[in-house]
RNA sequence: UUGUGAUAUAGAGGCUGCAGUUUGCAAAGAGUACUUCAGAUUAAACUUUUGGGGAAAUUAUUUCUCUGUAGGAAAGGUGCGACUGCCGAAACACAUUUCUAACCCCAUAGUUAUGUGUUGGGACUAUGCUGAACAAGUAUAGUACUGUCCCCAAUAGAUUGCCCAGUCUAUUGAUGGUGUGCUAUUUCACAC
Numbered sequence: 001u002u003g004u005g006a007u008a009u010a011g012a013g014g015c016u017g018c019a020g021u022u023u024g025c026a027a028a029g030a031g032u033a034c035u036u037c038a039g040a041u042u043a044a045a046c047u048u049u050u051g052g053g054g055a056a057a058u059u060a061u062u063u064c065u066c067u068g069u070a071g072g073a074a075a076g077g078u079g080c081g082a083c084u085g086c087c088g089a090a091a092c093a094c095a096u097u098u099c100u101a102a103c104c105c106c107a108u109a110g111u112u113a114u115g116u117g118u119u120g121g122g123a124c125u126a127u128g129c130u131g132a133a134c135a136a137g138u139a140u141a142g143u144a145c146u147g148u149c150c151c152c153a154a155u156a157g158a159u160u161g162c163c164c165a166g167u168c169u170a171u172u173g174a175u176g177g178u179g180u181g182c183u184a185u186u187u188c189a190c191a192c
Stems, first nucleotide, its partner, number of pairs: 002191005008185004014087001017086006024080003034071002037068004047057002050107005090119007099110003120146002123143008147178003152173009
C1' cells in the first nucleotide's frame, strides 16, 4: 500500500422525505347532536356519558319516541401556513403492561412503557377495515417512478516505462438485491 473483519464520527435520497406542536386561517362535520315552546303517543324501566349484564338513581308537576316552531355547537380526522425534532426518520402486526371511557364484570376503542417481527422512499389503481365522507389513515396486491449497491456491456479519462492486458473514476444502458443498507473519514485486529 492492498484485502478481510470490527468500531466511532459526519452525511445523502425528497421541492409531495418522516414525525410532532400550534386559542393561526379554511373546508367539511351540519342546519347534525343538543336546547326552548306547543302537540301527539307511550310507562314502573324500554331512561341514565361506546356495547351487553348487574347495582344505584329518577319518572305522571312527564320519562322514551315522533311532528312542528325558535335557536344552534363540538371532537377525532383533512388542507394551507408557521415553528420544532430528525433520515428506522417513521408506520404496522403480535405479546405483556399503565391509564381513560359516572360504579362493578365482560367486550370494544383510545392510550403509556417494554420486547419480537415486517417495511429503502414517495405516487397512482383495486379490494378489505376505520371514518359523516367521494377526505384521510391502514393492510394486501399491482403499475410505472426514484435512491443506493453487486454482476455485465459501451464510451471517455487517469494510472502501471510503451502496447496488449490489468486497475480505478465518471457517464449511459440493462437485469438483480434492498436500510442491521449506502457514501466519506478515523481507530483497532489479522493476513499479504
Molecule: Lysine riboswitch aptamer
Organism: Paramaledivibacter caminithermalis DSM 15212